The RNA shown here (c-di-GMP-I-GGC riboswitch aptamer) has 91 nucleotides and comes from a Woeseiaceae bacterium. It matches the Rfam family "c-di-GMP-I-GGC riboswitch aptamer". Its family is annotated with cyclic-di-GMP binding in the Gene Ontology. The prediction has a mean pLDDT of 85. NCBI's taxonomy places the organism under Bacteria, Pseudomonadota, Gammaproteobacteria, Woeseiales, Woeseiaceae.
RNA sequence: ACUGAAAAAUGGCAAAUCCGUCGAAAGGCGGAGACGCAAAGCCACCGGUCUAACGGUCUCAAGCAGAUCUAUGACAGCGGGGUUGCCAGUG
Numbered sequence: 001a002c003u004g005a006a007a008a009a010u011g012g013c014a015a016a017u018c019c020g021u022c023g024a025a026a027g028g029c030g031g032a033g034a035c036g037c038a039a040a041g042c043c044a045c046c047g048g049u050c051u052a053a054c055g056g057u058c059u060c061a062a063g064c065a066g067a068u069c070u071a072u073g074a075c076a077g078c079g080g081g082g083u084u085g086c087c088a089g090u091g
Base pairs, nucleotide, nucleotide: 001090002089003088004087012037013036017032018031019030020029021028022027035077041083042082043081045080046079047078048075049074050073055069056068057067058066059065
């Protein structure tokens, strides 16, 4: 520097689901739990996806209503990119 077939650390992380908690929601955090993961460590820069409180528009039976659009919200376990790093193999 490249690679992750095999192996390894009584190594690491932890999907769904359940409980608690925060949030308008998406979702976050803590506990239980393991579907998986070689960066499933970290960063919303690009694409994508989710949400729509606030705001816009429309409807209206006028209400603390309904529909719709929108990220400033969220996802790093959707892909790309950036960055740091363990073990092993090859050079």